The prediction has a mean pLDDT of 80.
Predicted 3D model of a 75-nucleotide RNA (transfer RNA) from a Deltaproteobacteria bacterium.
The source organism's lineage runs through Bacteria, Pseudomonadati, Myxococcota and Myxococcia.
It matches the Rfam family "tRNA". About the family: Transfer RNA (tRNA) molecules are approximately 80 nucleotides in length.
RNA sequence: AGGGGCGUGGUGUCAAUGGUAGCACGGCGGUCUCCAAAACCGCUAGUCCGGGUUCGAAUCCCUGCGCCCCUGCCA
Numbered sequence: 001a002g003g004g005g006c007g008u009g010g011u012g013u014c015a016a017u018g019g020u021a022g023c024a025c026g027g028c029g030g031u032c033u034c035c036a037a038a039a040c041c042g043c044u045a046g047u048c049c050g051g052g053u054u055c056g057a058a059u060c061c062c063u064g065c066g067c068c069c070c071u072g073c074c075a
């Protein structure tokens, strides 16, 4: 330098048909208990940045950023 793949809460996700973000773990609060653990109930916070298409974008298109893989160049 060229090509390919990926980017979703604190973490994981082979969660979500273009229809307005789910589940689990974690954290916080409560019930229970002498106290705690476990169990149960409730709450919590997210689509990498920007732009475009669309009535509507995590999803499609473009640019940028980051990570991984392959090829090449220099040393």
Stems, first nucleotide, its partner, number of pairs: 001071007010025004019055001026044006048064001050062003